[in-house]
Context: one part of a larger RNA
RNA sequence: GGGUGAACGCUGGCGGUGCGUCUAAUGCAUGCAAGUCGAGCGAGAACCUCCGGUUCGCCGGAGGGGAGAGCGGCGGACGGCUGAGUAACGCGUGAGCAACCUGUCCUUGAGUGGGGUAUAACCUCGAGAGAUCGAGGCUAAUCCCGCAUAAGUUCCCCCAACCCUGGUUGGGGGAGGAAACCCAGCUUGCUGGGGCUCGUGGAGGGGCUCGCGUCCUAUCAGGUAGUUGGUGAGGUAACGGCCCACCAAGCCGAAGACGGGUAGCUGGUCUGAGAAGAUGGUCAGCCAGAGGGAAACUGAGACACGGUUCCCACUCCUACGGGAGGCAGCAGCAAAGAAUCUUGGGCAAUGGGCGAAAGCCUGACCCAGCGACACCGCGUGGAGGAUGAAGGCCUUCGGGUCGUAAACUCCUUUUCCAGGGGAAGAGAAAGGACGGUACCCUGGGAAUAAGCCCCGGCUAACUACGUGCCAGCAGCCGCGGUAACACGUAGGGGGCAAGCGUUACCC
Numbered sequence: 001g002g003g004u005g006a007a008c009g010c011u012g013g014c015g016g017u018g019c020g021u022c023u024a025a026u027g028c029a030u031g032c033a034a035g036u037c038g039a040g041c042g043a044g045a046a047c048c049u050c051c052g053g054u055u056c057g058c059c060g061g062a063g064g065g066g067a068g069a070g071c072g073g074c075g076g077a078c079g080g081c082u083g084a085g086u087a088a089c090g091c092g093u094g095a096g097c098a099a100c101c102u103g104u105c106c107u108u109g110a111g112u113g114g115g116g117u118a119u120a121a122c123c124u125c126g127a128g129a130g131a132u133c134g135a136g137g138c139u140a141a142u143c144c145c146g147c148a149u150a151a152g153u154u155c156c157c158c159c160a161a162c163c164c165u166g167g168u169u170g171g172g173g174g175a176g177g178a179a180a181c182c183c184a185g186c187u188u189g190c191u192g193g194g195g196c197u198c199g200u201g202g203a204g205g206g207g208c209u210c211g212c213g214u215c216c217u218a219u220c221a222g223g224u225a226g227u228u229g230g231u232g233a234g235g236u237a238a239c240g241g242c243c244c245a246c247c248a249a250g251c252c253g254a255a256g257a258c259g260g261g262u263a264g265c266u267g268g269u270c271u272g273a274g275a276a277g278a279u280g281g282u283c284a285g286c287c288a289g290a291g292g293g294a295a296a297c298u299g300a301g302a303c304a305c306g307g308u309u310c311c312c313a314c315u316c317c318u319a320c321g322g323g324a325g326g327c328a329g330c331a332g333c334a335a336a337g338a339a340u341c342u343u344g345g346g347c348a349a350u351g352g353g354c355g356a357a358a359g360c361c362u363g364a365c366c367c368a369g370c371g372a373c374a375c376c377g378c379g380u381g382g383a384g385g386a387u388g389a390a391g392g393c394c395u396u397c398g399g400g401u402c403g404u405a406a407a408c409u410c411c412u413u414u415u416c417c418a419g420g421g422g423a424a425g426a427g428a429a430a431g432g433a434c435g436g437u438a439c440c441c442u443g444g445g446a447a448u449a450a451g452c453c454c455c456g457g458c459u460a461a462c463u464a465c466g467u468g469c470c471a472g473c474a475g476c477c478g479c480g481g482u483a484a485c486a487c488g489u490a491g492g493g494g495g496c497a498a499g500c501g502u503u504a505c506c507c
Base pairs, nucleotide, nucleotide: 001507002506003505004504006503007502008501009500010499013378014377015376016375017374018373019371020370021336026334027333028332030331031330032329035074036073037072040071041070047064048063049062050061051060052059053058081289082288083287090214091213092212093211094210095209096208097207100206101205102204105202106201108199109198110197111196112195113147115145116144122137123136124135125134126133127132153176154175155174156173157172158171159170160169161168162167181194182193183192184191185190186189215261216260217259222252223251224250227249228248229247230246231245232244234242264286265285266284267283268279269278270277271276291312292311293310294309295308314325315324316323317322342368344367345366346365350364351362352361353360354359381411382410383409384408391402392401393400394399416444417443418442419441420440421439425434451496452495453494454493455492456477457476458475462491463490464489465488466487472479473478
């Protein structure tokens, strides 16, 4: 000198764009943050209409109506948050898988035949303070289970070609395994649409392996028993000591094993002429975590933040038998701290989930609010104006200086106030939270708007008074003990400016 997610002191007019718990991965009141589909299914409340009855309270039946639940499907593995852990194939980069998986989507091929019995909801009981649970009975489906069929597919055997870890292609034989229906229209069995099943290829996504790179410490020098390898079996989508039985005795290490400390990694960011040093907040990619620890279930995908189970700690309810909970989602509260925001609006846009669609949901997101936290832009007036006014300060008492500065005259209106108009953002109509915002027009009036630090040298800017090694200053050198340009105040001056200084940290 530059930089910052800053903080503190004094001060503070406006706008735009960003950013805003760096500490306690501490604990959390309340609300919201993941639902959706009636064009998969059975039932169906309120209410309305009609009919019948009526002791005028209403009851029964039919039709409409569809709430809130239930079964079923898809989604809840995305999106959002955080950085605790992790020195690791975690990340970065470059390769490999002849050792792999992939819902939805695209492409293309073949099919969608015929049966069955369960179960919620509901009804009737029962247990319980409750959370909730048990028994019996009825019922549907795109729920579940058999049967048939199999172009292709999977597995086994044989053959051939190219290849070379379990690859591709062709031929033959054997074995195994599928499915679900719904809607619209009419000409009532057809057309169209949406699905379902088994395959092919793809896109995108993921899994695994390897080379290289990735902080400090030797006052850590030896480490290792599933350890290193083999055979076999298991397990996985898949290779593998991943797991297990047996066998062998290996494997790693001064090119730093093992241990300890610290840390999410990267694109980037800051500094620097560069080499390089430091850093990883916002945004983007990857990883990891969801009170601490562990486990599996479902599923194309999880070992699953707002799913399940168990243990622990904590909080709450309890009739003491037992239960409920998890903001490192958005707001918000407490605590900690030098310190970090609204319990706001909207799904209008972008994107996501579901749905044929209308649409519903979306604290993702888009906006608004608060904060000079940062960067950028603008303003606090312009021109004229010497009796150099008054006043302050200094003075050699002549004067000098603040100083064209003010007053005063003329002018302007960015800002400000008031009134009027008023968007784009919305890809064919309609539809805008922001927003009566931006912007435009008219009127008013210099009006509403300047501070902070410094002035001994480094370093730009000097006098007076007060104080008297006191009070104090200070980044270093050093000032102050009676004339202090260094302390305090005043006048003057210098610097920067809606900021200016200080502190902390990095180059």
Background: The part of an RNA shown here (small-subunit ribosomal RNA, 5' domain) has 507 nucleotides and comes from a Chloroflexota bacterium. It matches the Rfam family "Bacterial small subunit ribosomal RNA". Model confidence (mean pLDDT): 87 of 100.